[in-house]
This record gives sequence, C1' cells and structure tokens, in this order.
RNA sequence: CCAGGGGGCCGGGCGACCGCGGCAUAGCGAUAUGGCGAGGAAAGUCCGGGCUCCACGAAAAGACGGUGCCAGCUAACGGCUGGCGGAGGCGACUCCAGGGACAGUGCAACAGAGAGCAGGUCGCUAAGGCUUCGGUCCAGUGACAGUGAAAGGGUGCGGUAAGAGCGCACCGCGUCCCCGGCAACGGGCGACGGCAUGGUAAACCCCACCGGGAGCAAGACCGAAUAGGGGCGGCGCGGGGAGCAAUCCCCAAGGCAUUUUCGGCCUGACCGCCCGGGUUGGUUGCUUGAGGCCAUGAGCGAUCAUGGUCCUAGAGGAAUGGUCGCCCAGUCGCCGCAAGGUGAUGGACAGAACCCGGCUUACAGGCCCCCUGGUGCU
RNA sequence: GCGAUCGUAGCUCAGUUGGUUAGAGCGCUGGUUUGUGGUACCAGAGGUCACGGGUUCGAACCCCGUCGGUCGCCCCA
Repeated sequence: CCAGGGGGCCGGGCGACCGCGGCAUAGCGAUAUGGCGAGGAAAGUCCGGGCUCCACGAAAAGACGGUGCCAGCUAACGGCUGGCGGAGGCGACUCCAGGGACAGUGCAACAGAGAGCAGGUCGCUAAGGCUUCGGUCCAGUGACAGUGAAAGGGUGCGGUAAGAGCGCACCGCGUCCCCGGCAACGGGCGACGGCAUGGUAAACCCCACCGGGAGCAAGACCGAAUAGGGGCGGCGCGGGGAGCAAUCCCCAAGGCAUUUUCGGCCUGACCGCCCGGGUUGGUUGCUUGAGGCCAUGAGCGAUCAUGGUCCUAGAGGAAUGGUCGCCCAGUCGCCGCAAGGUGAUGGACAGAACCCGGCUUACAGGCCCCCUGGUGCU
Repeated sequence: GCGAUCGUAGCUCAGUUGGUUAGAGCGCUGGUUUGUGGUACCAGAGGUCACGGGUUCGAACCCCGUCGGUCGCCCCA
C1' cells in the first nucleotide's frame, strides 16, 4: 500500500433573531424574568423483571405453555461471558432451537424391483437339485447397473461356483475400563463386539428445568352526569337449630390464581353476550433508579466490591422547531503538473407517554483501537 | 399506550397428519348465438400464497424476524 476480520464511539459545532412545552418567581390578569426540555435505537412489543390489583396457602400428581451442550454472571431471562462439539474460511474470525431416534407411535409424495419387514428388476453364478449335459422356471447372491434426498459401514488382500465382515489388516462405529477436566468433553498399538442400532422430535412424544392472571386506559382519592334501564343465556336461592324479632350457629351448594386432595376465605346472588344511556373532569401513581461517570481492587471475562462525584422531560393526543451568518466532514463542476484555490450542493434512521435489563430491526456519513493474509522497502 | 387477531388471483373465500402442477364463485379477455347489447354456451389469461431467513428430501402449511390491515379498552357495571 491492497484485500479483509473484530470491537468501541460520534452521528454536525458556534453565534444572533423568532417560536413551542412544563417548572420557579413577580403580577388580579394579559404577561415578564430565570432555568430546563428526546434516542442509540425513544421503534417492533419479542423475552425477563420492578410496581399495582384480583383471598388465597401447602404438598404431590395431571393438563397447558415455554426453554434445552457444560460451567459461570445476573433481581431475572429465551440475555451475557468463558469453554466443549460440529460446520465454513489460507487466516484473523464467523455461524449453530446443539438433550433423547435400542421407551413407544407416526411420516417419507414422485421415481424405483425394493423405503425400514429390507428387496430381488436388468444382471452374475452353475458348486448342490433337475437335466435332453446345451442348460436351468429350482437354488445362491447383493459385488456391478439403474431409481431416489436417503438402498443397512469404507479401502485393500484373501476366499468363493459367483459373492458377501465369510476371514484378516487399517480406518470408522458401539460397550466397558484407565487417565485428564467441576462439567460438556478429550486422550489411550487397553479389552470386548463383525457392525446389530439409517433419517425426521421448528411430527406426536420421553427426560430435565421454569411458569397464577391482568396490566399505569393497572390501582387510590375527590367530583359530575345518566336509566343501580331493557332483552337473551347459564346457574344458586336447600335443610336443621337458638331467639318475640333483628340476627346468629351447623350441615349442604356454588365460587375463590385452569384440575384433584387438605386447610382457609367469599356469596345470597353472580357471570357472559347484545341493546340502550352518560361523561370526555381534578389530584395521585410519576420519576432517584437492580441509575450514569471516574478511580482503585478481585476475576481470562460477563460481572462484583469499595470510595468519590453528578442527576438536567414528566404531559393532556402529546412541546423539544425555523431562518440567517461563519466553520467542519462529504459530493459535483471549473482552474492548476501538483500542493491547493474557487463556486454550488449538503448531514441519516427516527422521535419519550410508569420504569428498568436484554434481544431484534432501521441508520447518510465519519473517527479511534486491536488483529489476519498478500506485496514492496529498510 | 396496552392487548387480541388477520394477510392466498382485480374482489369474496377454500386449501390438515407438510407431498408432485395451489383451487372455487363473481369479475376480465376472445369466440359462437343476435340487427345491436344483455342472457346463454365454449375457450383462455390472471398468483413472488405480504416480505426475508431457517428446519426438512420437500413449506401456503412448522419455527424466527420484519411490514401492513382490522378490532377491543372509561362510567351506569
């Protein structure tokens, strides 16, 4: 210098003028002054929590949903970090829903002889049986051909009528043992087994682990209005005792974070759907939080501990913008051998609505750090 | 904002253990019939199954991610 890989960050700056929304102060008010006012994704709403409400709590089993190599981090996670295995790349590095297919069930269209019981088409063979001694509808066979996504280990030698793990050597595979590692897993001229047990679980399923529902339009307080109105459906309103009565007690029934069991609680009614009517209010929840930055220490790392420091939107259909000047990247034109000069253009994706941790997706352009391969020079 | 649901021809919809080439009605085009048009009959065209990946031998269908549409939410309760 060329080609690439990984990570982090910024995503226009300054000034003037005009404007928008909260807050504080002054003012009866109009208004004035001061200070503050979007993001790395605020987005998609895909996961996980905080918070709030719902009378539920315990134990085991079942149903439903989710996750799925191992260890760790974390409030938690389907996230992150480190490792293992597999795949790709010369490499830096990247990608993987990556448990189980000897628990069981299912599926594999078309083609093909045969699709999981293996099979016998084109073929091969003629040892055995038969024989007219030529052969062969009997028989043997899966090496070779063909079909397919997939045809029941691979290569070689021996063997055979032809063949075949039929036998042997090497490779692969399975089980056990030994060694290393917390583990996934790795290693072993260690032993055994001729190989049986192909694919699919983002098919049912099995195993392990996790999971109550709804969501700030949750919820709380105050206030206003209307019709605590009508229809349909489901289902309870049962029994006994005390008391003059109101009422209370017991049993039963129904319901209570899907089912069953136990305990507890609630109910005299309640629930669902449709029609109809009313309002379009105020306060709160509300922003200081698993918070950001810096330093030191532990750890390979995610992260954690300690100390310091800073907090700067809280909102209702919803503010955060515009113009001009100068500058900074970038692009184009002209001049110039070049350095450069000059004119025009020009800065993306998007936008808080209770909050936080992630993931995913969108993003003009630019900066920094580390690394790989190639080439050249010293 | 939160939650639910859907996307297949121009329109309305089918499409199931995932299987060869995705269908139906209306509409559209051409022809026959008619003096002309409609009707009727015959024939035909028209599809990136919203888009992009993945699983699988094979995807409209299963899984993930985007994009777009529709519906619901307060009080009487």
Molecule: RNase P RNA; transfer RNA
Organism: Sphingobium sp.